[in-house]
RNA sequence: UGGCCCCUCGUCUAAUGGCAAGACCCCGGCCUUUGGAGCCGGUGAUCCAGGUUCGAAUCCUGGGGGGCCAACCA
Numbered sequence: 001u002g003g004c005c006c007c008u009c010g011u012c013u014a015a016u017g018g019c020a021a022g023a024c025c026c027c028g029g030c031c032u033u034u035g036g037a038g039c040c041g042g043u044g045a046u047c048c049a050g051g052u053u054c055g056a057a058u059c060c061u062g063g064g065g066g067g068c069c070a071a072c073c074a
Stems, first nucleotide, its partner, number of pairs: 001070007010024004018054001026042005047063005
């Protein structure tokens, strides 16, 4: 320098262009002598800026971050 891939709650993983969902963590409650376990409930996210569209996490462009490969230099 070029090519390819990835980026969603704190973490992991979903979502056919049509209400962003689930698990763990965390918080509250129930239960328990207490804690743990168990049960119930809750908080919280689409990397950024544009574009297309009635409608974008999803499609397109640019940028940012990460990974892999190649080339260059040594």